[in-house]
RNA sequence: GCCUUGGUAGCUCAGUUAGGAAGAGCAUUGCCUUGGUAUGGCAAAGAUCGCUGGUUCAAAUCCAGCCCAAGGCU
Repeated sequence: GCCUUGGUAGCUCAGUUAGGAAGAGCAUUGCCUUGGUAUGGCAAAGAUCGCUGGUUCAAAUCCAGCCCAAGGCU
C1' cells in the first nucleotide's frame, strides 16, 4: 500500500440481506413482595446507530471519503 470483517444504551449483542416506529439481556433508578436482606414481579430512564458528505419523500440500513479495532496479502 491492497483486501476482508467489525464500530448500535454503562457492558454483551440483535436489527443491515430486502430503506419506512431504534430493540433484547445484564447493569442503574423507583415501586410491590419480606420482620429485614436476597430472589422474584411491575415500571422508568438510558443510544445525534464511529465521523463527514451524498442519493432519496424518507437512511442504523444504499453510495463516497476518513478514523479506530481485529485478521489476511505484498
Predicted 3D model of a 74-nucleotide RNA (transfer RNA) from a Nitrososphaeraceae archaeon. Rfam family: tRNA. From the family's description: Transfer RNA (tRNA) molecules are approximately 80 nucleotides in length. The RNAcentral record of the sequence draws on ENA and MGnify. The same sequence occurs in records of 4 taxa.